Predicted 3D model of a 73-nucleotide RNA (transfer RNA) from a Microcaldota archaeon.
RNA sequence: GGGGCUAUCGCAUAACCUGGCAGUGCGCUGGGCUCCAGACUCAGCGGUCAGGGUUCAAAUCCCUGUAGCCCCA
Numbered sequence: 001g002g003g004g005c006u007a008u009c010g011c012a013u014a015a016c017c018u019g020g021c022a023g024u025g026c027g028c029u030g031g032g033c034u035c036c037a038g039a040c041u042c043a044g045c046g047g048u049c050a051g052g053g054u055u056c057a058a059a060u061c062c063c064u065g066u067a068g069c070c071c072c073a
Stems, first nucleotide, its partner, number of pairs: 001072007010026004020056001027045006049065005
């Protein structure tokens, strides 16, 4: 220098190909239960790497960039 893959709540992960309310587990917060805690249970909290484009509508399609991993030189 060239090419490929990956990026989603605090952590892990689904949805992406085929555009249509972003889900699940853990976690955290509050309640119930308990003498207290754990376990169990109910409710809640929280996210699409950044910017732009296409579209009625973008995590998803297109462009550029950033970061990580890999391959070639």
It matches the Rfam family "tRNA". By type it is a transfer RNA. Gene Ontology term of the family: triplet codon-amino acid adaptor activity. The RNAcentral record of the sequence draws on ENA. Model confidence (mean pLDDT): 84 of 100.